[in-house]
Order: sequence, then structure tokens, then C1' cells
RNA sequence: GGGGCUGUAGCUCAGCGGUAGAGCGCUCGCCUUUUAAGUGAGAGGUCGCGGGUUCGAAUCCCUUCAGUUCCA
Repeated sequence: GGGGCUGUAGCUCAGCGGUAGAGCGCUCGCCUUUUAAGUGAGAGGUCGCGGGUUCGAAUCCCUUCAGUUCCA
């Protein structure tokens, strides 16, 4: 220098055009002498940044940034 893959909640990851989800974690309640365990509820996300296509984009296209990997 060129190519591939990845980027979504605090963490690990789903979701591949039609209102963004799960597990763990966090907060509150119930239970328990207390903790843990169990159980119910809740908070938390400009989907890496910018632009385009579309009635509608996390998803498709372009650019760019970061990580990883291959080639030279």
C1' cells in the first nucleotide's frame, strides 16, 4: 500500500428493510433474623462518525475512524 471480517445497553451477543431484544450485571419490591438463593417489576441504547437510496435504514450503497486478520 491492497483485500476480508468486526463495531448494537455496563459486559457477552442476537436482530440482515417496517415501533431495538436476550443473558449476566444494576435499581426497587416480596420472601428470609441477616446475606446469598428464589421471585415480581423497573431503569439503562443519537445501533462507531458523516452522507446517500427509500414512504420507511441497526439492516442496502458511499466515505471515514477504530480493532482484528490475510497478501505484498

RNAcentral holds the sequence, with entries from ENA. Predicted 3D model of a 72-nucleotide RNA (transfer RNA) from a Candidatus Melainabacteria bacterium. Rfam family: tRNA. The organism belongs to Candidatus Melainabacteria, within Bacteria.